[in-house]
Bacterial RNase P class A from a Lysobacterales bacterium, 348 nucleotides, folded computationally. The coordinates come from a structure-prediction model, not an experiment, and the mean pLDDT is 78. The model forms 96% of the base pairs in the Rfam consensus. It was read from a public genome assembly, where an Rfam model found it.
RNA sequence: CGGCGCCGGGCAAACGAUCGCGGUGGUAACACCGAGGAAAGUCCGGGCUGCACAGGGCACGAUGCCAGGUAACGCCUGGGGAGCGAGAGCUCACGGAAAGUGCAACAGAAAACAAACCGCCAACGGCUUCGAAAGGAGCGCGGGCAAGGGUGAAACGGUGCGGUAAGAGCGCACCGCGGACGUGGCAACACGGACGGCACGGCAAACCCCAUCGGCAGCAAGGCUAAAUAGGGGGAGUAUGGCGCGGCCCGCGUCUUCCCCGGGUAAGCUGCUUGAGACUGGCGGCGACGCCAGCUCCAGAGGAAUGAUCGUUCGCGACAGAACCCGGCUUAUCGCCUGGCCCGGGUG
Numbered sequence: 001c002g003g004c005g006c007c008g009g010g011c012a013a014a015c016g017a018u019c020g021c022g023g024u025g026g027u028a029a030c031a032c033c034g035a036g037g038a039a040a041g042u043c044c045g046g047g048c049u050g051c052a053c054a055g056g057g058c059a060c061g062a063u064g065c066c067a068g069g070u071a072a073c074g075c076c077u078g079g080g081g082a083g084c085g086a087g088a089g090c091u092c093a094c095g096g097a098a099a100g101u102g103c104a105a106c107a108g109a110a111a112a113c114a115a116a117c118c119g120c121c122a123a124c125g126g127c128u129u130c131g132a133a134a135g136g137a138g139c140g141c142g143g144g145c146a147a148g149g150g151u152g153a154a155a156c157g158g159u160g161c162g163g164u165a166a167g168a169g170c171g172c173a174c175c176g177c178g179g180a181c182g183u184g185g186c187a188a189c190a191c192g193g194a195c196g197g198c199a200c201g202g203c204a205a206a207c208c209c210c211a212u213c214g215g216c217a218g219c220a221a222g223g224c225u226a227a228a229u230a231g232g233g234g235g236a237g238u239a240u241g242g243c244g245c246g247g248c249c250c251g252c253g254u255c256u257u258c259c260c261c262g263g264g265u266a267a268g269c270u271g272c273u274u275g276a277g278a279c280u281g282g283c284g285g286c287g288a289c290g291c292c293a294g295c296u297c298c299a300g301a302g303g304a305a306u307g308a309u310c311g312u313u314c315g316c317g318a319c320a321g322a323a324c325c326c327g328g329c330u331u332a333u334c335g336c337c338u339g340g341c342c343c344g345g346g347u348g
Stems, first nucleotide, its partner, number of pairs: 001344003005341007013313007021034005036319001040330002043328005048218004055250004060214005065079005080094001081092004095209002100207002102203002117149002119145003124142002126139005157175006176198001177196002181192004222270004232261005241255004277296001279294006314317001
């Protein structure tokens, strides 16, 4: 210097004037505050609230290498393993297939207690033939084999040497695999030298098994005031029942109760924003994060507020609008700033 190389962090047009909108304070003038990094999807986790501040079991669901962080998580951090990349790095539901059941289309001989289409062999038996015999040559009928070919996503350890009639873990070396052992590590796991001749193919986002976690409902939760109140019709039950913690059972509590139709009421207050808060600094930790000190208050509507006009400037401005709150994940996003690293080239 180049790279449409990699991994992070941040901003979200800026400033001013006038008018207007929501909230709080104030008699008033007026003062102060007023959307986002995702406020979004509602996919996880928690707070809060109610269901009776009793529970147990089954079923069901989620998660799934190890260690840590956290209020908690399906999130995050660090590490291990596997795969990809030249590299910085990226990706992974990554427990169990020697508990059981099941699945594998098509092709293929065979898809898992093995088997043989092409092929290889002729040791053994048989047959033919030559030979006096020993023995030779041939056939491949029985037989031996699984090296080579072929099929397939996948074919019953791989490569090489020996061995053999041909072959074969049949023997050996290396690699792989297996259960122990030793060393390192909290662990996942890694490494090592012996041993075993290979048994145990694949699929668990198939059932299943194992481990851990999970009661149910949600701010239209819930509380208060006001208003209304209704009798009526239909149905179930009368303790072997109804209802209550919401799929079931047990248990417990309670009882003239429950369901449907139809009717009435449907106005306001609260919950509501001070919180696992934000910012600054220090300390501990590789890090996620934690601790301490200081400082600060930062939307709370309920048809629902942020806009309009003008001026100046620039690189002419994306996705998008809170509705109980918070931590994540995912998705959308014009452009700009910034830190670290990788690869290639040049020069000193």